[in-house]
RNA sequence: CAUUUCUUUCGGGGCAAGGUGAAAUUCCUAACCGGCGGUGUGUACUACAAUGUACGAGCCCGCGACCUGCACAUAUUGAGUUAUGUGUGGCUGAUGUAGAUGAGCUACAGCCGACAGUUAAAGUCUGGAUGGGAGAAAGAAAAU
Numbered sequence: 001c002a003u004u005u006c007u008u009u010c011g012g013g014g015c016a017a018g019g020u021g022a023a024a025u026u027c028c029u030a031a032c033c034g035g036c037g038g039u040g041u042g043u044a045c046u047a048c049a050a051u052g053u054a055c056g057a058g059c060c061c062g063c064g065a066c067c068u069g070c071a072c073a074u075a076u077u078g079a080g081u082u083a084u085g086u087g088u089g090g091c092u093g094a095u096g097u098a099g100a101u102g103a104g105c106u107a108c109a110g111c112c113g114a115c116a117g118u119u120a121a122a123g124u125c126u127g128g129a130u131g132g133g134a135g136a137a138a139g140a141a142a143a144u
Base pairs, nucleotide, nucleotide: 004141005140006139007138008137009136010135017029018028019027031124032123033113034112035063036062037061038060042055043054044053045052058111059110067090068089069088070087071086072085073084074083075082095109096108097107098106099105115127116126117125
């Protein structure tokens, strides 16, 4: 230094101010937000022989969660009824132009956002969720 095992911690944000209306954070004018890993030309610092470190994507690639099929297990039920877990699948929105070389940088202009609930239609309210998780950090032990 690398590998293995165990433990602990962390791990999602957002409608200001107005209009209409009996009623809307749901409609209209506007405002605000953007999980995780990766990734060429960028930026900052350092070096000045060679560089090295850090940062950089909601819409590029993939993952997770939500939703959902099948199989198995556990509990439950009159009953695959209902719920949970494991494995394995499906589904899953959105970007262009210019800057020599670029979907990340700079500038400008666009677009997207699950399911259920609600006295009026939800990215932002309430709920599943004090959940789960992609992952991140730290510590300990053993052996090579």

This is a predicted structure of a 144-nucleotide RNA (FMN riboswitch aptamer (RFN element)) from Abyssicoccus albus. The RNAcentral record of the sequence draws on Rfam. Model confidence (mean pLDDT): 77 of 100. Lineage of the source: Bacteria > Bacillati > Bacilli > Abyssicoccaceae > Abyssicoccus.